[in-house]
Molecule: Glycine riboswitch aptamer
Organism: Primorskyibacter aestuariivivens
């Protein structure tokens, strides 16, 4: 000093799933069902310095969703920061 796991912010994209009834949508309330890509938990391929950890887009729905906003994993651009090794 460059680039980088990986992080932060800013942008674009960005799925799925309901009906009924209570007073007109919407909220809110109750009944059933339903969906996974926040988060969370399970098992686990499979990684590792292999005692022991680290582990999913699978799995289960506690949360959280089922018109639209909003939210969203993940992926791209832009800036900011960045251990360790090279």
């Nucleotide at each position: 000093c460059c680039c980088g796991a990986c992080u932060c912010a800013g942008u674009g994209g960005g799925a799925g799933a309901a009906c009924c009834g209570g007073a007109c949508c919407a909220a809110c309330c109750g009944g059933u069902g339903c969906c996974g890509a926040a988060g969370g938990a399970g098992c686990a391929a499979c990684c590792g310095c292999c005692c022991c950890g680290g582990a999913a887009a699978c799995u289960c729905u506690c949360a959280g969703g089922c018109c639209a906003c909003a939210g969203g994993a993940c992926c791209g651009c832009u800036g900011g920061g960045a251990c360790a090794c090279a």